[in-house]
């Protein structure tokens, strides 16, 4: 460097519930553990997924529909950077 164990020290925290923020996706805090050897960071490294306030187009125009990200997701995948431990290979 790489690798990942019925090892050791620990770490993170899904769904769900409560409060707050947001138009929403979703995020933050507390509780809670499905899981995770990077479930640490990176969304201006690439792909993918989600949402649609504003604006745009359309309609049967008190409203509704369509496309769409400079919004969101790192616990979707690949990549990059950093990192505890030391069995086996």
């Nucleotide at each position: 460097a790489a690798c990942g164990a019925u090892a050791a020290u620990g770490g993170c925290a899904a769904a769900c519930c409560u409060g707050c923020u947001g138009a929403a996706a979703a995020g933050c805090a507390g509780g809670g553990a499905c899981g995770c050897a990077a479930a640490g960071c990176u969304a201006a490294a690439g792909g993918g997924u989600c949402u649609a306030a504003c604006g745009c187009u359309c309609c049967u125009c008190c409203g509704g529909a369509g496309a769409a990200a400079u919004g969101a997701c790192a616990g979707c995948c690949u990549g990059g950077c950093u990192a505890c431990c030391g069995a086996a290979a």

About this RNA:
c-di-GMP-I-GGC riboswitch aptamer from a Syntrophomonadaceae bacterium, 89 nucleotides, folded computationally. The coordinates come from a structure-prediction model, not an experiment, and the mean pLDDT is 89.